[in-house]
Context: one part of a larger RNA
C1' cells in the first nucleotide's frame, strides 16, 4: 500500500445498491413455514335470515357451503446448516452391450364384462388424556377375478415359430339423428380431460474408470471378505454387495497404514506475473436433520417440519400411561469483541394441486434495524480591511488565526412543514362477450387456435417523482506535527507523569510527555486491534 462477514474508540446530515451469529450442529416459549382437487366418491352441518306457530317448535334459507372421511396428485422440490467426510465427497474428461425415470412431448393399440369390503356415519364401551375397541350400513378413478395381449417376461426350439403367466376407470360438457319412456331425459353419439400396456424423445438420477487438489515418516509396514475365482442370493443395474466352496493373493518410500486437520468447485482477495491465502454473500455440487440404529410408502426417500426402535433432554398426567425435536422465517436464553423485525404482501417471479375460477406458499418481492461496505451528494455562493473584538505570540515595533467573522447581496442542492399532481413504472395473464379459422362430427351444439373490445387486480404507499408557497434555522469530524513521514512554537512537567510501529523521547531552556495556539492528512468519516496477500 490493498482486502475484510469485522470488532473496539471518538464523531455523525441524506440517498442508492449489495452484507449482517465467523462463537455453542447450545437449549428453545410463541405464531407461521405443505397442502391441493366436489369436473374421482359417499355423506354432509351451524350461526345468522324470513315464514308460520298450539310458543314446545316447525318450514324456507344459509348450503350441498363449512368442517371431517376414502381417493388422487404433492409432500424426495423449495428453505437451512457445515458437525461428519482426505472419500470417486469435489472438479475435469470418459463408460453404462450393466441401469432406472411421476409429472411433460410425440406415436401405437386397448378401456369388454363381474365381484366383495373399508373409512366416513351410527351403537354400545374402555381411558384424565393421547387415543382404542365391538356391532352395523355405504360409494368411488381405492380393492379383487374374469376376457382380452401388439410388444415385453419365462420355457422350449429344427430360428421359421409353438407353449405359459401378465392390463385397464372413469368423470365432465354438447347433441337428440336413430331406438325406448317422451315436459325432459336414458341409452346412443359426440368433444374432451382421464385410465392401461408399449416405442421413442426430453429432464432427472444410479453405478463405473483416468487424471487433479492439505499436513505429519517423530506414523513403515498394512490386509482376513482380506485379493481373485467358481455357485448362488440380492438390486432398476455391474460387483465379496452378501453367502457357500476353492486358490493365496492384494497394497506398500511414486509414501501404504495410522494420525491431525478440513465440505469440495465456479471463485473472492492479494501480486507486474508466477505465485500465496481464502471457500461468508450469489452459483453448482455433497453431506446432515436432537443423538445412534431400521425399514415401511413411493417414479424417486432409508425422509429436516413421515413411521419404527434405543438413547439423552424437556413438558404434560388423575401415576395407570403420554407428548417433542427452529441446522425453516421472525423471536427467547446461553456463549460471545461481535451480527437484525415474534413487520406488509401473495401485486410480481417460481412451485404445488386443479378443467377453471382459485387456494397454499416466512421461497420470493418489499418494508423496519446497523456507516458493517461500495458509491453518489450536502453542510453554501459572491463581496468584503479599520486587516474589527478575542485567542495566541513577540526582539514590544509588530506577527498570526485572516477574507477568516461581522455587514451587503445572491442561491435554494439537501431538509423541515403546508397545498396540489402522482394508482406513473412494476402488468403479464386470467375471466366475459363479439368476428374469424381449424379438427373432429349427424351436427351450424361442445373442443382448439387467433384477432378485436370490455371488467377486474400493487404489499411496496400516497412511496419515488414532479409543481408551488414558506422557513436560513439543525448538518464536521478523526488522526497526527523528532527520523522514516507531509505538518512547530509557548506553556507546564523534571529519567517523574507519561509518549513508542522501529530508531528512540522525559534527570530544568522537551518542535517526541501533558494543554494551548498554529498547522498537515484524509473527511461523513477517522483512527486503533486482529487477519491475509
Nucleotide at each position: 500500500g490493498a482486502a475484510c462477514g469485522a470488532a473496539c474508540g471518538u464523531u455523525a446530515g441524506c440517498g442508492g445498491c449489495g452484507c449482517g451469529c465467523u462463537u455453542a450442529a447450545c437449549a428453545c416459549a410463541u405464531g407461521c413455514a405443505a397442502g391441493u382437487c366436489g369436473a374421482a366418491c359417499g355423506a354432509g352441518a351451524a350461526a345468522g335470515c324470513u315464514c308460520c306457530u298450539u310458543c314446545g317448535g316447525g318450514a324456507g334459507u344459509g348450503a350441498g357451503u363449512a368442517a371431517a372421511g376414502u381417493g388422487g396428485c404433492g409432500c424426495a422440490c423449495g428453505g437451512g446448516u457445515g458437525a461428519g467426510u482426505a472419500a470417486c465427497a469435489c472438479g475435469u474428461g470418459g463408460g453404462u452391450a450393466a441401469u432406472c425415470u411421476a409429472c411433460c412431448c410425440u406415436u401405437u393399440g386397448g378401456c369388454a364384462g363381474g365381484g366383495g369390503a373399508c373409512a366416513a356415519c351410527a351403537u354400545u364401551c374402555c381411558g384424565a388424556a393421547a387415543g382404542g375397541a365391538u356391532u352395523g350400513c355405504u360409494a368411488a378413478u381405492a380393492c379383487c377375478g374374469u376376457a382380452u395381449a401388439c410388444g415385453u417376461c419365462c420355457g422350449c426350439u429344427u430360428c421359421g415359430g409353438c407353449g405359459g403367466g401378465g392390463a385397464a376407470a372413469g368423470g365432465u360438457g354438447g347433441c337428440c339423428u336413430c331406438u325406448c319412456c317422451u315436459u325432459g331425459g336414458a341409452a346412443g353419439c359426440u368433444a374432451u380431460c382421464g385410465c392401461c400396456a408399449g416405442a421413442g424423445g426430453a429432464u432427472g438420477a444410479g453405478c463405473c474408470c483416468g487424471c487433479g487438489g492439505c499436513c505429519c515418516a517423530u506414523c513403515a509396514g498394512u490386509u482376513u471378505g482380506u485379493u481373485g475365482g467358481u455357485a448362488g442370493g440380492g438390486u432398476a443395474a455391474u460387483g465379496g454387495c452378501c453367502u457357500a466352496c476353492c486358490a493365496a493373493g492384494g497394497c506398500g518410500a511414486c509414501g501404504a497404514c495410522g494420525g491431525g486437520u478440513a465440505g469440495c468447485u465456479g471463485a473472492u482477495c492479494u501480486g507486474a506475473g508466477a505465485g500465496g491465502a481464502u471457500g461468508a454473500u450469489c452459483a453448482g455440487u455433497c453431506a446432515c436433520a436432537c443423538u445412534g440404529g431400521a425399514a415401511c410408502u413411493g417414479a424417486g426417500a432409508c425422509a429436516c417440519g413421515g413411521u419404527c426402535c434405543a438413547g439423552a433432554c424437556u413438558c404434560c398426567u388423575a401415576c395407570g400411561g403420554g407428548a417433542g425435536g427452529c441446522a425453516g422465517c421472525a423471536g427467547u436464553g446461553g456463549g460471545g469483541a461481535a451480527u437484525a423485525u415474534u413487520g406488509c404482501g401473495c401485486a410480481a417471479u417460481g412451485g404445488g394441486c386443479g378443467a377453471a375460477a382459485g387456494c397454499c406458499u416466512g421461497a420470493c418481492g418489499c418494508a423496519g434495524c446497523g456507516a458493517c461496505g461500495c458509491c453518489g451528494c450536502g453542510u453554501g455562493g459572491g463581496u468584503g480591511a479599520u486587516g474589527a473584538a478575542g485567542g495566541u505570540u513577540u526582539u514590544c515595533g509588530g506577527a498570526u488565526c485572516g477574507u477568516a467573522a461581522a455587514g451587503c447581496c445572491c442561491u435554494g442542492u439537501g431538509g423541515g412543514a403546508g397545498a396540489g399532481g402522482g394508482a406513473a413504472g412494476a402488468a403479464c395473464a386470467u375471466c366475459c362477450g363479439a368476428g374469424g379459422a381449424g379438427a373432429a362430427c349427424a351436427a351450424u351444439a361442445c373442443c382448439u387456435c387467433c384477432u378485436c373490445g370490455g371488467c377486474u387486480u400493487g404489499a411496496c404507499g400516497g412511496u419515488a417523482c414532479c409543481u408551488u408557497u414558506c422557513c436560513a434555522g439543525a448538518a464536521a469530524g478523526c488522526a497526527c506535527c523528532g527520523g522514516c513521514u507531509a505538518a512547530c512554537u509557548c506553556c507546564g512537567u523534571g529519567c517523574c507523569a507519561g509518549c513508542a510501529g522501529c530508531c528512540g523521547c522525559g534527570g530544568u531552556a522537551a518542535c517526541a510527555c501533558g494543554g494551548a495556539g498554529g498547522g498537515u492528512g484524509c473527511g461523513a468519516a477517522c483512527g486503533u486491534u486482529g487477519u491475509u496477500c
Small-subunit ribosomal RNA, 5' domain from a metagenome, 533 nucleotides, folded computationally.
RNAcentral holds the full RNA, with entries from SILVA.